This is a predicted structure of a 174-nucleotide RNA (c-di-AMP riboswitch aptamer (ydaO/yuaA leader)) from a Lentisphaerota bacterium. The organism belongs to Lentisphaerota, within Bacteria. RNAcentral records the identical sequence in 2 taxa. Of the family's consensus pairs, 92% are formed in the model. The coordinates come from a structure-prediction model, not an experiment, and the mean pLDDT is 76.
[in-house]
């Protein structure tokens, strides 16, 4: 360059979650190689915090009262009084509606709903069906960006949805 998709894998591939390097160990092995495991160490990759500039801020709710444009309501504004409610990382896991409890209310607790959005369904991107999911933990009153510093991870899967286009690779043929 072309074809093809047949290998269940020591190969590919997702994810930051790799690479090297040195020291103990364990298989294996007659040694050398080789394989795992731990510890350390440097480099890659990723996540946090962390100036200047810059950009952001002063929340809602109730009761009284004042004030507007005759008077009441509604509303705004100021006084006074009482309540409520932190914030913030990782991560898709967030808005939003209904219920039910408690509160005058603001709000807090729980239960469903999939209605916006947003993850996934294993090489990426778009598309057409169909299917699941929206959690959990942490930090402890403190955090916007952020040079320079400081910190912290380096896991665990997949090849068991599907149709179409586009590209990018691994093999193994010739």
């Nucleotide at each position: 360059c072309a074809u093809c998709u047949u290998a269940c894998g020591c190969a590919g591939c997702c994810u930051a979650a790799c690479u090297c390097c040195g020291g103990c160990u364990u298989c294996c092995u007659u040694c050398c190689u080789g394989a795992g495991g731990c510890c350390g160490g440097a480099g890659g990759c990723g996540g946090g915090g962390g100036a200047c500039c810059c950009g952001a801020c002063u929340u809602c709710c109730c009761c009284g009262g004042u004030u507007g444009a005759g008077u009441g309501a509604a509303c705004g504004a100021c006084c006074g009084g009482g309540g409520a409610u932190g914030g913030g990382g990782c991560g898709a896991a967030c808005g939003g509606g209904a219920c039910c409890g408690g509160g005058c209310a603001a709000c807090c607790g729980g239960u469903c709903c999939a209605c916006g959005g947003g993850g996934c369904c294993a090489c990426u991107u778009c598309u057409g069906a169909g299917g699941c999911c929206c959690a959990g933990c942490c930090c402890g009153u403190c955090a916007g960006c952020u040079a320079a510093c400081c910190u912290c991870g380096u896991c665990g899967g997949c090849c068991u949805u599907u149709g179409g286009a586009a590209g990018g690779g691994c093999g193994a043929u010739c």